[in-house]
Context: one part of a larger RNA
RNA sequence: GCCAACGAGUUUAUUUAAGUCGCAAGUUUAAUCGGGGUCUCCCCGAGAAGCGUAGUGAAAGCGAGGGUUAAUAGCCCGCCUAGCGGCUUGAGUAAGACCCGAAGCCAGGCGAUCCUGCCAUGGCCAGGAUGAAGCGCGUGGAAGCAUGCGUGGAGGUCCGAACCCGUGAGUGUAGCAAAACUCUGGGAUGAGCUGUGGCAAGCGGUGAAAAGUCAAUCGAGCCUGGGAAUAGCUGGUUCUUCUCGAAAUAGCUUUAGGGCUAGCGUCCGAUGCUUCGUCCGGGAGGUAGAGCACUGGAUAGACUUGGUUGGGUUCGUCCCGCCCUGUUUAACCAAACUCCGAAUUCCUGGUGCGUUUGAGUCGGGCAGUCAGUCUGUGGGCGCUAAGGUCCAUGGACAAGAGGGAAACAACCCAGACCAUCGUCUAAGGUCCCUAAAUUAGACUAAGUGCAUUAAGGAAGUGGAAUUUCUCAGAUACCUGGAAGGUUUGCUUAGAAGCAGCAAUCCUUUAAAAAGUGCGUAAUAGCUUACCAGCUCAGAAAUUCCGCGCCGAAGAUUUACGGGCCUAAGUCUAAUACCGAAGACAUGGAAUUAACUCUUUUGAGUUAGUUGGUAGAGGAGCGUUCUUCCAGCGUCGAAGUCGUAGCGAAAGCUACGGUGGAGCGGGGAGAAGUGAGAAUGUUGGC
Numbered sequence: 001g002c003c004a005a006c007g008a009g010u011u012u013a014u015u016u017a018a019g020u021c022g023c024a025a026g027u028u029u030a031a032u033c034g035g036g037g038u039c040u041c042c043c044c045g046a047g048a049a050g051c052g053u054a055g056u057g058a059a060a061g062c063g064a065g066g067g068u069u070a071a072u073a074g075c076c077c078g079c080c081u082a083g084c085g086g087c088u089u090g091a092g093u094a095a096g097a098c099c100c101g102a103a104g105c106c107a108g109g110c111g112a113u114c115c116u117g118c119c120a121u122g123g124c125c126a127g128g129a130u131g132a133a134g135c136g137c138g139u140g141g142a143a144g145c146a147u148g149c150g151u152g153g154a155g156g157u158c159c160g161a162a163c164c165c166g167u168g169a170g171u172g173u174a175g176c177a178a179a180a181c182u183c184u185g186g187g188a189u190g191a192g193c194u195g196u197g198g199c200a201a202g203c204g205g206u207g208a209a210a211a212g213u214c215a216a217u218c219g220a221g222c223c224u225g226g227g228a229a230u231a232g233c234u235g236g237u238u239c240u241u242c243u244c245g246a247a248a249u250a251g252c253u254u255u256a257g258g259g260c261u262a263g264c265g266u267c268c269g270a271u272g273c274u275u276c277g278u279c280c281g282g283g284a285g286g287u288a289g290a291g292c293a294c295u296g297g298a299u300a301g302a303c304u305u306g307g308u309u310g311g312g313u314u315c316g317u318c319c320c321g322c323c324c325u326g327u328u329u330a331a332c333c334a335a336a337c338u339c340c341g342a343a344u345u346c347c348u349g350g351u352g353c354g355u356u357u358g359a360g361u362c363g364g365g366c367a368g369u370c371a372g373u374c375u376g377u378g379g380g381c382g383c384u385a386a387g388g389u390c391c392a393u394g395g396a397c398a399a400g401a402g403g404g405a406a407a408c409a410a411c412c413c414a415g416a417c418c419a420u421c422g423u424c425u426a427a428g429g430u431c432c433c434u435a436a437a438u439u440a441g442a443c444u445a446a447g448u449g450c451a452u453u454a455a456g457g458a459a460g461u462g463g464a465a466u467u468u469c470u471c472a473g474a475u476a477c478c479u480g481g482a483a484g485g486u487u488u489g490c491u492u493a494g495a496a497g498c499a500g501c502a503a504u505c506c507u508u509u510a511a512a513a514a515g516u517g518c519g520u521a522a523u524a525g526c527u528u529a530c531c532a533g534c535u536c537a538g539a540a541a542u543u544c545c546g547c548g549c550c551g552a553a554g555a556u557u558u559a560c561g562g563g564c565c566u567a568a569g570u571c572u573a574a575u576a577c578c579g580a581a582g583a584c585a586u587g588g589a590a591u592u593a594a595c596u597c598u599u600u601u602g603a604g605u606u607a608g609u610u611g612g613u614a615g616a617g618g619a620g621c622g623u624u625c626u627u628c629c630a631g632c633g634u635c636g637a638a639g640u641c642g643u644a645g646c647g648a649a650a651g652c653u654a655c656g657g658u659g660g661a662g663c664g665g666g667g668a669g670a671a672g673u674g675a676g677a678a679u680g681u682u683g684g685c
Base pairs, nucleotide, nucleotide: 001685002684003683004682005681006680011095012094013093014092015091016090017089018088019087020086021085022084023083026051027050032046033045034044035043036042037041055062056061065077066076067075068074098236099235101233105226106225107224108223109222110221116200117199118198119197120196121195122194123193124192125190127159128158129157130155134151135150136149137148138147139146140145163187164186165185168183169182170181171180202218204214205213206212239620240619241618242617243616244615249262250261251260252259253258263369264368265366266365267364268363269362270361271360273358276354277353278352279350280349281348282347283346284345289340290338291337295334296333297332299330300329301328302327303326306323307322308321310320311319312318372397373396374395375394376393377392378391379390380389381388402413403412404411417588418587419586420585422584423583424582428578429577430576431563432562433561437575439573440572441571442570443569449565456550457549460547461546462545463544464543465542466541467540468539469538478533479532480531481530483507484506485505488502489501490500513528517526518525589610590609591608592607593606594605595604596603597602621674623671624670625669626668627667628666629665631663632662639658640657641656642655643654644653645652646651
């Protein structure tokens, strides 16, 4: 891991509700007793209490009334009756209370053969080194004493085996081993190591102290018990089908991943159109917008009160400037401004229409929900960031399958009862992958594009508009001219159109600047404006719109889903077609309401309905056992293998093989009653 078996809402008491049965102003017995029987039990009878039959008041009490009160007023609670008991089912409560699961707490015992300390009695420490005291002898000294040699053999002394330990590294890591092995290392006469026996025990011991250690267990040992501790937590919770179908919110909570009440679901009963939508009538309001009339903000001008260490000054508190205040003009800003003011919304009435198989309201039984998510719209916070966060209001998902968006809960289309190799459509598509168009007119040349980006930049290109010039010849090319005063004045070494400053006139002209650019040391030279000729029909500038270009960097793979496409791109227009579980068609099933028929019970017609998690309700299938009835079986029961058939399903039946002794059916009843999951339990492989 797989297979098989086992494995989770039970039982008792009680309360409440529904269903049903018995009796009924009553109802029912408990223990127990008596009688009888087919004697673990059943039948008959007796038997306290309970609940009900009257309430009310704090009570005395009174009583269909009672209380309050001075009251006969008013008010509050009552009366004009239906209950009691059994069974079944739902739920609550008390219990282990659907099952499994702690870490823990307490009690009583068992442990010091491990380890810690201590006690008693024993054992062990190769070899080598160093050479303390003391002693002896010598020398010096008056002496204390000093010194040399020898002897001696001290030490938590040194080196190093046994022995004890465990420093570093490697190996090992399902190991040789639940702590080892190899190399290396520390102690090795000591606070040394060690054998045997003994003592100390769990809030206790022992501890050269690490919360170490107390039998591979220690921030409180182990075993058994209290005990099925408790677990607002995690996991699991077993057959089928039909009807309806949520919530992720509010308030409170030592509350926030838990509860309670309400909201939203379901079932039963009652009510009987009271619901909802639309239309019409009446009303509420201060948002969007707008505005500046208030409250504030902010800008410019004019005037103005007061001030002014400013400037000017004719010395006039006169002029200019500045500051403050106010008035006024113009144009503005505001969630906590409003002279105004929508749409939508909300309340109320009417009934007209739709809704009646659909709603509303009331009473009762049973829930689940209290982590929501994305998206459109209106907002707060944030960066007008977030697949962000917090509200409001729709939708979807949640609990919704199908088609589209390549893939893609939440986007677009559309709500799946079943069947059909039938039809029509939606979104979206129609070159191939891939079902369906190789339609028309434009645009794009960038593979732009068929999914996505800005400021800014550019004679890309298409369209529209305006202005100016133009056969009295524009614009472009070409040819020619482009002069004189003058080298203007100043400046300067020089400054001659062309370093710079100032000025920018006059003349000759068809036209020609005191000069557009290049150039020179300065001149020179080239060139432009401007003019003429030649040629010939458009030229120049600006604005707007369409499509494109640059701007343009990303992480598995080039990348529109791919191939590819110059349309198979983009815009406009039109007609076809494809395309879903949508709609329609045909057949079938279930269910709701009304109606018709029908003894029951069902049948039929009409109009609907039938996605679904939590959850509520209905109807069934199957397993084991009991009882009653009627049966089957060695001429082959159960089980098992196979084939066929029936039923919407759980399932049921027949036949054949195997098997070899028990087993179905119908009525009623009772449950150890259905497994795929629980790191489930046991067994097997």